[in-house]
Predicted 3D model of a 417-nucleotide RNA (Bacterial RNase P class A) from Falsiroseomonas selenitidurans. NCBI's taxonomy places the organism under Bacteria, Pseudomonadati, Alphaproteobacteria, Roseomonadaceae, Falsiroseomonas. Its Rfam family is "Bacterial RNase P class A". By type it is a ribozyme.
């Protein structure tokens, strides 16, 4: 330079000028007052994921004697960090990337407890299997060589076709996968049948906290995968969530309770009194329950019809609608230095950084920046145009989504010095 990989930072910038919304001051008003309203002054105002709500946790409320056992869920190599995880840093294996790196990925316990799949293709997919191919052995037949006999003919050896019965997992097909891989021996063909190496399993020892790993020895190799099928081990799990929950609390309608003044008749309940074994009866009190009458309203006048008929003062207690709190000073953020490979901890200083609520955090226009397109006399001109997105009780993770810039490191390679 060129390729290839790992980490962080960044999300347009200025400026003007109207606005939104939180906070602190001023000044007016109204109000005893707390505080409210309006003008006006400084200042804060979205993210790296504010997203998904997947995990984990603080807050709140409700439930809750200890154990165990079922059931659902969840987690799953080891040590470590953390307030806590399914996360995070370090290693162990294993896969991948590549001549060899840098460096990337794993839900990575348990298939020998027990069900269950293993398509398609294949003879055969699980107490393994014989298509085809190899080989051994019997039978028909054919060919040949040779003895025997004049002959016709027998006998005996090989070789081949077909068949039957058997051996063969080396070789060929098929398949994701066919019951360890090469070689050498061995065998009728073959076979861990023997061997020698590599793998695989047990295992002395050494090394490491430990997952594991290294040398040795055994062991002829054993029931293939799949548990992101059930399932079996171990460990781990209260339940709802700010629409959690808490406090205030008018006016009008409704509801109880006490007065005060009004009210035409009748009258249930209820109250006292008498009476009466009782049922209950009689009087008087209450009686804006009800009917009736009478008045009002539906534009007006008649009919019908429907509503409406007390008024006021105080006073309690719930609920609607509204306010407020919770609601941001916290596992908080920034520098620095010390421990530690690292996550991360711990010492000092410094900073305070949105709290809205049908929900602010925006618009206009200038000047620039990156980028895109098209002309180009290569100077630049037009003209486009700002990626994904949008806080709702916070707080760590992860996991998705992102136009463009900018930094540092690590591997190869190739040039010059």
């Nucleotide at each position: 330079c060129c390729g290839g990989g790992u980490g962080g930072c960044u999300g347009g910038g200025c400026g003007a000028c109207c606005g939104c919304u939180g906070g602190c001051g001023g000044c007016g008003u109204g109000g005893c007052g707390a505080c409210a309203c309006g003008c006006u002054g400084c200042u804060g105002g979205a993210g790296g994921a504010a997203a998904g709500u997947c995990c984990g946790g603080g807050c709140u409320c409700c439930a809750c004697g200890g154990g165990g056992a079922u059931a659902c869920g969840g987690u799953g190599c080891c040590g470590g960090c953390c307030a806590a995880c399914g996360g995070c840093c370090g290693g162990c294996g294993g896969g991948g990337g590549u001549c060899a790196a840098a460096c990337c990925c794993c839900a990575g316990g348990g298939a020998a407890a027990g069900u269950g799949c293993c398509a398609c293709a294949g003879a055969g997919a699980g107490c393994a299997a014989a298509c085809c191919g190899c080989c051994a052995c019997g039978a028909c037949g054919c060919c040949g060589a040779c003895c025997c006999g004049c002959a016709a003919g027998g006998g005996c050896c090989g070789g081949c076709c077909u068949c039957g019965c058997g051996g063969u997992a080396a070789g060929g097909g098929u398949g994701a996968a066919a019951g360890g891989g090469u070689g050498c021996g061995g065998u009728a063909a073959g076979a861990g049948c023997g061997c020698a190496c590599c793998g695989c399993g047990c295992u002395u020892c050494c090394g490491g906290c430990a997952a594991c790993g290294g040398c040795g020895g055994c062991g002829g190799c054993a029931g293939g995968g799949c548990a992101a099928a059930c399932c079996c081990c171990a460990c781990c799990g209260g339940g709802a969530g700010c629409a959690a929950g808490g406090c205030c609390g008018a006016a009008u309608a409704g509801g109880g309770g006490c007065g005060a003044u009004c009210g035409g008749c009748a009258g249930a309940a209820c109250c006292u009194g008498g009476c009466g074994c009782a049922a209950g009866c009689c009087a008087g009190g209450c009686g804006g329950a009800u009917g009736c009458a009478g008045g009002g309203g539906c534009a007006u006048u008649c009919c019908c019809g429907c509503c409406c008929c007390a008024u006021c003062g105080c006073c309690c207690g719930g609920g609607u609608u509204g306010g407020c709190c919770g609601c941001g000073a916290g596992a908080a953020g920034c520098c620095u230095g010390c421990g530690g490979c690292g996550a991360c901890g711990c010492a000092g200083g410094c900073u305070c950084c949105a709290g809205a609520g049908g929900a602010a955090u925006g618009g206009u226009c200038g000047c620039c920046c990156a980028c895109c397109a098209u002309c180009u006399u290569c100077g630049g001109a037009u003209g486009g145009g700002g990626a994904c997105a949008g806080a709702a009780c916070c707080c760590g993770g992860c996991u998705u989504a992102c136009a463009g810039g900018c930094c540092a490191c690590c591997c190869g390679g190739c040039g010059c010095c």
The prediction has a mean pLDDT of 75.